A computed fold for a 72-nucleotide RNA from a Blattabacteriaceae bacterium, annotated as transfer RNA. RNAcentral holds the sequence, with entries from ENA and MGnify. The same sequence occurs in records of 2 taxa. It matches the Rfam family "tRNA". NCBI's taxonomy places the organism under Bacteria, Pseudomonadati, Bacteroidota, Flavobacteriia, Blattabacteriaceae. Model confidence (mean pLDDT): 84 of 100.
[in-house]
RNA sequence: UGCGGGGUUGAGCAGUGGUAGCUCAACGGGCUCAUAACCCGUAGGCCGCAGGUUCGAAUCCUGCCCCCGCUA
Repeated sequence: UGCGGGGUUGAGCAGUGGUAGCUCAACGGGCUCAUAACCCGUAGGCCGCAGGUUCGAAUCCUGCCCCCGCUA
């Protein structure tokens, strides 16, 4: 410098145009003499940022930022 992949809740990941979900973690409750395990529930995101297209965008398009890899 160019190319490719990625950025979604505290962590790890799904979701490729029509309500943003799963697992773990956190919190509350149940069970237990108690802890763990197990069961039930709750909270936590407006999707890296800014524009555009669309009736409707996490999803499509443009620019920028950050991370990883390859290349020089």